[in-house]
c-di-GMP-I riboswitch aptamer from uncultured Chthonomonas sp., 88 nucleotides, folded computationally. NCBI's taxonomy places the organism under Bacteria, Bacillati, Armatimonadota, Chthonomonadaceae, Chthonomonas. The sequence was found by an Rfam model in a public genome assembly.
RNA sequence: UGAUGGAAAAGGCAAACCCAUAGAAAUGUGGGGACGCAAAGCUAGAGGGCCUAAGAGGUUAUUGCCUUAUGGUAGCCUGGUCGCCGUC
Numbered sequence: 001u002g003a004u005g006g007a008a009a010a011g012g013c014a015a016a017c018c019c020a021u022a023g024a025a026a027u028g029u030g031g032g033g034a035c036g037c038a039a040a041g042c043u044a045g046a047g048g049g050c051c052u053a054a055g056a057g058g059u060u061a062u063u064g065c066c067u068u069a070u071g072g073u074a075g076c077c078u079g080g081u082c083g084c085c086g087u088c
Stems, first nucleotide, its partner, number of pairs: 002088005012037002017032006035075001041081003046078003049073003055068005
């Protein structure tokens, strides 16, 4: 360096829910908490999916409804990229 197996060692992350906080929302962040996770590390200027719809546009008379990501999700999938332990 490549292939392959693993999370047993050393250790790591942390769903729901609660509190605080940012946000229009989805959701993020910090604390508590563990459902789970072999990359549940990073990447959302690689592709698809999903969530939201502030603003914009449409409808028309309305506290509404429809469309739209420039907002999100890496714990939805694929891809990219960087690790830990063992074996070859």